[in-house]
Molecule: FMN riboswitch aptamer (RFN element)
RNA sequence: UAAAUUCUUCGGGGCAGGGUGCAAUUCCCUACCGGCGGUGAUAGUCCGCGACCCGCUGCGGCGGCUGACCUGGUGGAACUCCAGGACCGACAGUUACAGUCUGGAUGAGAGAAGAAAUGU
Repeated sequence: UAAAUUCUUCGGGGCAGGGUGCAAUUCCCUACCGGCGGUGAUAGUCCGCGACCCGCUGCGGCGGCUGACCUGGUGGAACUCCAGGACCGACAGUUACAGUCUGGAUGAGAGAAGAAAUGU
């Protein structure tokens, strides 16, 4: 100094206020939130990944599925910044339909940081 190996730690946020109703943080008005890597320049909406779900499994994993953005401005460069207006959000549960409540989950995980020993 670069790659592979092993280990440790870390690794997701959010309904305030009001309306209707027997009943809703689930409906309506309004409010609020935004995982990880990448990128000519900072991204929920670009590219890719993870989570959930489905199938298979030799239980190590493998495969599948997987939401949503435009306009103007600045600039050498931005679907990422600024201005404006939009849009999206697993499964199960529930006195009534959930991105925000409860639960699987003190889980899993993209990945981030650090350490160890080895080799060149």